[in-house]
The RNA shown here (Guanidine-I riboswitch aptamer) has 105 nucleotides and comes from Pseudomonas sp. SSM44. Model confidence (mean pLDDT): 83 of 100. Of the family's consensus pairs, 100% are formed in the model. The RNAcentral record of the sequence draws on Rfam. Rfam family: Guanidine-I riboswitch aptamer. Rfam's curators write: This family represents a conserved RNA structure found upstream of the ykkC and yxkD genes in Bacillus subtilis and related genes in other bacteria.
RNA sequence: AACUAGGCGAACUAGGGUUCCGGCCUGCAAUGCAGGUGACUGGUCCGAGAGUUUUCCGGUUCUCAAGGAAUGAGAACUACACGGCGGGAUAAAAGCCCGGGAGAC
Numbered sequence: 001a002a003c004u005a006g007g008c009g010a011a012c013u014a015g016g017g018u019u020c021c022g023g024c025c026u027g028c029a030a031u032g033c034a035g036g037u038g039a040c041u042g043g044u045c046c047g048a049g050a051g052u053u054u055u056c057c058g059g060u061u062c063u064c065a066a067g068g069a070a071u072g073a074g075a076a077c078u079a080c081a082c083g084g085c086g087g088g089a090u091a092a093a094a095g096c097c098c099g100g101g102a103g104a105c
Stems, first nucleotide, its partner, number of pairs: 006057002009054004015046002020043002022040001023037006058078008080100001082103001086098003
C1' cells in the first nucleotide's frame, strides 16, 4: 500500500422536529374560519454502521444421499466497532445522508 474477514430490505425502538391532525392562545361574520404556538403530553411523519427482531441472498466448516468428481438436502457460524467540527435533504430537525468519513486507539 492492496485484498478479504458479508449484503439489501422489512417491522420496531432510542431519538427528532412541526407539513398535516389534535391541544393551547387570540380574533371574527362563530359548534366554523383565520392567525400564532413544538419551552404543547400526543396521532400522522422522519429515524440508527457502531440499537432490537426478522425474511431473503452470499460466504466458511461439518453431516447425509455416497463411493472420486459434479450436484442436491440439512446443521452450525457469519466477528469487532471510541468517533467530532462542519455541511446536506425534507415543512423542519435528528443517532437520517456526507460517514465503519476526519481523527483517536